[in-house]
RNA sequence: GUAUAACUCAGUGGUAGAGUGCAUGCUUAGGAUGCAUGAAGUCCUGAGUUCAAUUCCCAGUAC
Numbered sequence: 001g002u003a004u005a006a007c008u009c010a011g012u013g014g015u016a017g018a019g020u021g022c023a024u025g026c027u028u029a030g031g032a033u034g035c036a037u038g039a040a041g042u043c044c045u046g047a048g049u050u051c052a053a054u055u056c057c058c059a060g061u062a063c
Stems, first nucleotide, its partner, number of pairs: 001063003006020004014051001022038005044060003048056001
């Protein structure tokens, strides 16, 4: 310094998103491509501050 979806990454206090991948449907003789819809997160763990923490403070763990 980094840790957020299966993977790669956004997200500078107000109910967490994208791309890829996955599932279903349409399309096709079938497949690929394309289009539509959907699922998938205890935001590394614990504690503190705050009306409210992925976000700020502290400790720990892994790299």
A computed fold for a 63-nucleotide RNA from Camelus ferus, annotated as transfer RNA. It matches the Rfam family "tRNA". Rfam classes the family as a transfer RNA. Rfam describes the family as follows. Transfer RNA (tRNA) molecules are approximately 80 nucleotides in length. The sequence is in RNAcentral, with records from Rfam. NCBI's taxonomy places the organism under Eukaryota, Craniata, Sarcopterygii, Artiodactyla, Camelus.